[in-house]
A computed fold for a 73-nucleotide RNA from Candidatus Saccharibacteria bacterium RIFCSPHIGHO2_12_FULL_47_16b, annotated as transfer RNA.
Its Rfam family is "tRNA". Rfam classes the family as a transfer RNA.
Lineage of the source: Bacteria > Bacteria candidate phyla > Candidatus Saccharimonadota.
RNA sequence: GGGGUCGUAGCUCAGCGGCUAGAGCGUCUGCUUUACACGCAGAAAGUCGUAGGUUCGAAUCCUUCCGGCCCCA
Numbered sequence: 001g002g003g004g005u006c007g008u009a010g011c012u013c014a015g016c017g018g019c020u021a022g023a024g025c026g027u028c029u030g031c032u033u034u035a036c037a038c039g040c041a042g043a044a045a046g047u048c049g050u051a052g053g054u055u056c057g058a059a060u061c062c063u064u065c066c067g068g069c070c071c072c073a
Base pairs, nucleotide, nucleotide: 001072002071003070004069005068006067007066010025011024012023013022018056027043028042029041030040031039049065051063052062053061
């Protein structure tokens, strides 16, 4: 330098055009307990890597750039 793949909550990931973006684990609050754990109820946490484009509508399609990994040279 060329090609491929990935980037979504603190972590692991789902979501392959339709309204208000979700799960598990974790965190916090309450209940329960003498207490802890378990269990139950609830809550917080996201500019969907960046910037543009297409579309009535984009996390999802296209392009640029950034970062991780792999292959080729």

About this RNA: The coordinates come from a structure-prediction model, not an experiment, and the mean pLDDT is 81.